[in-house]
């Protein structure tokens, strides 16, 4: 160096161009409870970065950063 692939709250992940971007966990409030644990109910957190295509991008395409794999 070439090709390929992956980046989505703090974790792990779902999302067939049109969803209020969803789930579990993890945190905060609240109910229960003599206390706390369980449980229930609410809350607030995310589409790597820049462009481009589109009426509409998390999704298409180019580049750039970051991890992997192949091959030289």
């Nucleotide at each position: 160096g070439u090709u390929c692939u992956g980046u989505u709250g703090g974790u792990g992940u779902a999302g067939c161009g049109g969803u209020u971007a969803g789930c579990a966990c993890a945190g905060g409030a609240g109910a229960c409870u003599c206390u706390g644990a369980c449980u229930c109910u609410c809350c607030a957190g995310a589409c790597g970065g820049c462009a481009g295509u589109u009426c509409g991008a998390a999704u298409c395409u180019g580049u750039c950063a970051c991890g992997g794999a192949a091959c030289u």